RNA sequence: GGAGGUAUAGCCAAGUGGUAAGGCAAGGGUCUGCAAAACCCUGAUCUCUGGUUCGAAUCCAGAUACCUCCU
Repeated sequence: GGAGGUAUAGCCAAGUGGUAAGGCAAGGGUCUGCAAAACCCUGAUCUCUGGUUCGAAUCCAGAUACCUCCU
């Protein structure tokens, strides 16, 4: 220099155009004599900036960070 991949909650991770699942952790509650366990509830501007679309985590362009390959 060229090519490709990844970026979603504190952590892991699903979601291929119609208001983002689940698990762990955290906070609150119920229960208990007190705890533990169990159960219920709470929480995401989807890396950033634009574009397409009635509608974008999803499609397109660019940027940033990390990883891989080629030279």
A computed fold for a 71-nucleotide RNA from Paenibacillus aquistagni, annotated as transfer RNA. The sequence was found in a public genome assembly. The coordinates come from a structure-prediction model, not an experiment, and the mean pLDDT is 81. The organism belongs to Paenibacillus, within Bacteria.